The RNA shown here (Fluoride riboswitch aptamer (crcB RNA motif)) has 80 nucleotides and comes from a Limisphaerales bacterium.
The sequence was found by an Rfam model in a public genome assembly.
The model forms 92% of the base pairs in the Rfam consensus.
The prediction has a mean pLDDT of 75.
NCBI's taxonomy places the organism under Bacteria, Pseudomonadati, Verrucomicrobiota, Verrucomicrobiia, Limisphaerales.
RNA sequence: UGGCCGUCAGGCAAUGGGGUUUGCCGUCCCGCAAGGGAAAACCGCCUGAGAGCUUCAGAGCCGAUAACUCCUACCGAGAC
Numbered sequence: 001u002g003g004c005c006g007u008c009a010g011g012c013a014a015u016g017g018g019g020u021u022u023g024c025c026g027u028c029c030c031g032c033a034a035g036g037g038a039a040a041a042c043c044g045c046c047u048g049a050g051a052g053c054u055u056c057a058g059a060g061c062c063g064a065u066a067a068c069u070c071c072u073a074c075c076g077a078g079a080c
Base pairs, nucleotide, nucleotide: 010025011024012023013022016071017070018069019068020067021066027038028037029036030035044061045060046058047057048056049055050053
């Protein structure tokens, strides 16, 4: 200096928040430092169109969960 393995901070898992668990990312740049910037993981289904994509259109469908659970918001129905 490079590679591999393990661990941690932090982050992600189709619309808000909490708890537990699981999976994934965890790389770079600037700065003396505090810190700042970019990336990664991720962004549901259907039909049509362009296209080679988290694209566009839909008075199309569906879900506040990755899983379990609780709270809140919203919609509908019923009762008082």